[in-house]
Context: one part of a larger RNA
RNA sequence: GGUGUUUGGUGAAUGCCUUGGCGAAAGCCGGCGAUGAAGGACGUGGUUAGCUGCGAUAAGCCUCGGUUAGCCGUAAACAGGCUUUGAUCCGGGGAUGUCCGAAUGGGGCAACCCCCGAAGGUAAACCCUUCGGAUUCCUGUCUGAAUACAUAGGGCAGGAAGGCAACCCAGGGGAAUUGAACCAUCUUAGUACCCUGAGGAAAAGAAAACACCGUGAUUCCCCCAGUAGCGGCGAGCGAAAAGGGAACAGCCUAAACCUGACCGAUGUCAAGCCUGGACGCGUUGUCGGUUGGGGGUAGUGGGAGGAGGUUGGGCUGGAGUCCAGUCCAGCCGUCAGGUUACAAACCCGAAGUUUAGCCGAACAGGCUGGAAAGCCUGACCAGAGUCGGUAAUAGUCCGGUAGGCGAAAGACCGAGGGCCUGAUGGACCUUCUUCCCGAGUACCGCGGAAUCCGGGAAAGUCCGCGUGAAUCCAGCCCGACCACGGGCAAAGGCUAAAUACGUGCUUUCGACCGAUAGUGAACUAGUACCGCGAGGGAAAGGCGAAAAGAACCCCGAGAGGGGAGUGAAAUAGAACCUGAAACCAGACACCU
Repeated sequence: GGUGUUUGGUGAAUGCCUUGGCGAAAGCCGGCGAUGAAGGACGUGGUUAGCUGCGAUAAGCCUCGGUUAGCCGUAAACAGGCUUUGAUCCGGGGAUGUCCGAAUGGGGCAACCCCCGAAGGUAAACCCUUCGGAUUCCUGUCUGAAUACAUAGGGCAGGAAGGCAACCCAGGGGAAUUGAACCAUCUUAGUACCCUGAGGAAAAGAAAACACCGUGAUUCCCCCAGUAGCGGCGAGCGAAAAGGGAACAGCCUAAACCUGACCGAUGUCAAGCCUGGACGCGUUGUCGGUUGGGGGUAGUGGGAGGAGGUUGGGCUGGAGUCCAGUCCAGCCGUCAGGUUACAAACCCGAAGUUUAGCCGAACAGGCUGGAAAGCCUGACCAGAGUCGGUAAUAGUCCGGUAGGCGAAAGACCGAGGGCCUGAUGGACCUUCUUCCCGAGUACCGCGGAAUCCGGGAAAGUCCGCGUGAAUCCAGCCCGACCACGGGCAAAGGCUAAAUACGUGCUUUCGACCGAUAGUGAACUAGUACCGCGAGGGAAAGGCGAAAAGAACCCCGAGAGGGGAGUGAAAUAGAACCUGAAACCAGACACCU
C1' cells in the first nucleotide's frame, strides 16, 4: 500500500409522514372606488427583529347576538393584568382610520414640500385645530367683450365621470416566425398584440328568412360532414339547410288622419264656429314649420279616411244658445294585466337562503406492552360502520357523522298586498280605392372587406366614392341573367331563458404529487439575492406520546465530552425519525 471482515465518522439517498400544492364536480357570488378603491409607506406591544392584526381611539374602541371558563396572536419567558357583574373567541352593525396612491388646492425624485379662504383657540398679523379649495361633461343660474341685440368668454350651485380587477363578451386596429420541404397568391390568422366599451353574462333576435314537401325569432349541443365547395385545384381551408335535443316570448315605434301649444305667412264681401232649423260669435279660419297627445304596425297585405251593417254597463259634464242626433271628457262599477322587453316608480312584506351556533345513539373486563384503539371474552347502538384525533389499528373515548333545531342585526331572494296601466269610449263584417306604409335609402358603376366562395358564371351581406328609384297594378329574394312559379316586407328600436368564464366563497371527490415531487413558494416566498431598469429569482419540512429539552458532579478558556438523571428508546440530545453509497479512520486477518 492492497484485499476481506467488522466498528465508527462523514454524508445525505431511501422508507414512512404531511401543515402545502394540482385537478375535477356542484352550488353561491360576480364587483370595489371621490362616503377616497386596489396596492403600499410609516407607525402601533411593558420588554418586540420578522410575520399577523390594527391606525395617533393604533395585536385595538362601542353595540347587538352566539358560546362558556378560561384569556392577554405567532411565541417561550419575565413583569403586570382581565374574567360567571360573562373575559378571550366567533358572527352582524357602527366608530376611529396618519401619509402616499385615480389622488383631486399647487408642486414633487410616491409615502414629501409649499399655499389660499372660512370658522375656532387668543387681545393679536405669529402659531395651532377643523372644514373647503383638481379637471371634464351635463343641468340650472348669474355675469358678460370686440359689437346695438346677441354670442364668445368668465363666475356660482347641483349631479355624474376618472382609477383598479382573474376570466368570459362586443366593437375599432392588426403582425411575423411557421407551413407550402424554396417563395410571392395562400397559410400561420383575424391568432398574438394594442385601443375602446359593457355586463354578470355579453352578443344575437321576432324573416325584404329558409325552402319548393313544407318550416316559422335568436342562442347553444349532437348530427349533417371532413360532405357540398374553396384552393399557385398546391399546402391547406371548409360550410349551410334538413333531422335529434336544451331553452322558449314576444313586442314598441315612423307615416297617413284628428288635435293642443308656440312661431311665421295669409285673411275683414268672407271662410269658419259638429249636423238640421232659428238666434248669436267672428283674427276664431287656412297654409307651412317645431313640439306634445290620440291613432297605428301588416303580407290569407295592413292602416288612415268616407259610407253601410251587427253587437256592446251606469252617471255627470262639455262641444256658443235652444230641440233632436252625433262626438268628446270625467267618475263609479266590471273585466284584463304589470315593473326582464311590450309605460313606470315607490312602500309594506310572508316563506325561504345566508352571515355565528345547538342537540345528537351505543363498552366493559382480561392479556401483551412505555402506552391499547391490538389480541381474547362477553355486550350494545345504528336514519349514525364518512372523516379526523386520542401514547399502536376505536361504530360505542373526544370532535364529529345520519337525522333534526337555531338569528338581536345585516344581506339575498321575494309569494302576496298597496300601487300603477289598459279595456268598457270598443270589437267584427262589407264596400269605395282618396291618402300612408321608414331616401341621398335600395339598386347600379368603380374600389375594398367578410361569408366554404382567393373575382370567379358570383348571387346575397358590409364599407368608401359616384350616380340615383318606386309606395301595393309598387318593392326585395329564391347563387349571373330572363320567364313561370314560390317566399318575404329593407332602409327605426327593445327583448328573459337555454350559452361562455372564475379573482373570490362553500361543499365534496381523485387508478393526482408527497419535500430534486406537487405551485416559483408546505418554512419570514415573489422573500433572500442578482440587475440602473424592464426583469430574473432560490435554498430551506420531520426529537419525543409528552420537553419529561438532561438538576448535580468531573475534564476543558470555550466548543465539546464523560458520569448522573428523563424517557419504551438518547447510536431519539436539539448539527435531533429512518440513516444507503461515494469518501475517511480504527481493529483483526491475509497478501506484497
This is a predicted structure of a 592-nucleotide part of an RNA (large-subunit ribosomal RNA, domain I) from bacterium (Candidatus Ratteibacteria) CG23_combo_of_CG06-09_8_20_14_all_48_7. Model confidence (mean pLDDT): 83 of 100. It matches the Rfam family "Bacterial large subunit ribosomal RNA". Its family is annotated with ribosome and structural constituent of ribosome in the Gene Ontology. The organism belongs to Candidatus Ratteibacteria, within Bacteria.